[in-house]
Context: one part of a larger RNA
Molecule: small-subunit ribosomal RNA, central domain
Organism: Hippophae gyantsensis
RNA sequence: UUGGGCAUAAAGCGUCUGUAGGUGGAUUUUUAAGUCCACCGUCAAAUCCUAGGGUUCAACCCUGGACAGGCAGUGAAAACUACUAAGAUGGAGUACGGUAGGGGUAGAGGGAAUUUUUGGUGGAGCGGUGAAAUGCGUAGAGAUCGAAAAGAACACCAACGAUGAAAGCACUCUACUGGGCUGACAUUGACACUGAGAGACGAAAGCUAGGGGAGCGGAUGGGAUUAGAUACCCCAGUAGUCCUAGCCAUAAAUGAUGGAUAUUAGGUGCUGUGCGUAUCGACCGGUGCAGUGUUGUAGCUAACGCGUUAAGUAUCCUGCCUGGGGAAUACGUUCCAAAGAAUGAAACUC
Numbered sequence: 001u002u003g004g005g006c007a008u009a010a011a012g013c014g015u016c017u018g019u020a021g022g023u024g025g026a027u028u029u030u031u032a033a034g035u036c037c038a039c040c041g042u043c044a045a046a047u048c049c050u051a052g053g054g055u056u057c058a059a060c061c062c063u064g065g066a067c068a069g070g071c072a073g074u075g076a077a078a079a080c081u082a083c084u085a086a087g088a089u090g091g092a093g094u095a096c097g098g099u100a101g102g103g104g105u106a107g108a109g110g111g112a113a114u115u116u117u118u119g120g121u122g123g124a125g126c127g128g129u130g131a132a133a134u135g136c137g138u139a140g141a142g143a144u145c146g147a148a149a150a151g152a153a154c155a156c157c158a159a160c161g162a163u164g165a166a167a168g169c170a171c172u173c174u175a176c177u178g179g180g181c182u183g184a185c186a187u188u189g190a191c192a193c194u195g196a197g198a199g200a201c202g203a204a205a206g207c208u209a210g211g212g213g214a215g216c217g218g219a220u221g222g223g224a225u226u227a228g229a230u231a232c233c234c235c236a237g238u239a240g241u242c243c244u245a246g247c248c249a250u251a252a253a254u255g256a257u258g259g260a261u262a263u264u265a266g267g268u269g270c271u272g273u274g275c276g277u278a279u280c281g282a283c284c285g286g287u288g289c290a291g292u293g294u295u296g297u298a299g300c301u302a303a304c305g306c307g308u309u310a311a312g313u314a315u316c317c318u319g320c321c322u323g324g325g326g327a328a329u330a331c332g333u334u335c336c337a338a339a340g341a342a343u344g345a346a347a348c349u350c
Stems, first nucleotide, its partner, number of pairs: 004321003008303001012318001014201004021194003027086002031082001033081002035077001037075003041071003049065006091191001092188003096183004103177007110154001114150008125136002163168001206247006215241002220236004258317006264310001266295010299306002323350003332343004
């Protein structure tokens, strides 16, 4: 002189796009703003530091000197940052050829099951439980065989698998459409990274309006259990679950791990694609790129563990944390039709 953290202890925004801002690859050139050097001026005195002197010493006082630093000016330097100009291609895009995929939106179609209705056969139970009962059934249930209707979800394949920014996404087909990866050449020529505010998307539940309503099922009713049973179990069952058009903006929205870039031993799978070889496939042994698992070296970590998909080593940007409770509350503000959401204290107390 510099200065802590955020998987699990407090702490990564739910996710992305992007404005300001911050930061920014390699080469040559210009300028000299930052930077660096010299000089000059100034920064009152006292104080501090220092060389002496005085009070018998000391504190104290007196005389002289100086470092460092700030600001302004003048001159010089040009490595770095910045600026100017130029060309280049490795970062980043674009075009072209391929390729995988439950990526998205809309439309059409399908079968199994369930429930209901109807018809036949048949005739006493069914259902349910730990055991029962409520319930259903001679007005013919349950069982079984036909017919019809409705709504919702898509068995097997299915995986440690795919894909998407996340939420999420799976019967089949069609149309439209986003992104990724890969290959070789061409092209633009730093166009990049992050991102306060801002905007977009955002499970479930909930809300508004209109439909729909098979199964399931908050609330509610009944039967049990129990000392009680506002529960667990059983029988019913309304909102809801589904669709359309809008709200809401929250989740253990989790990898409890922000984004980007670079870098460091190996082994072993899977997915996509390219190359090689080859007996041309149920195969072989290598290998490049991208993604996704697992084990593990160095290193890190309080430990657990992480470990080329880092929690290692570095750089840039951003969000957040600062004892427990009070409190995710009050007040105020913003948003919302409402429910509520966002922001967010203090007294007091341990």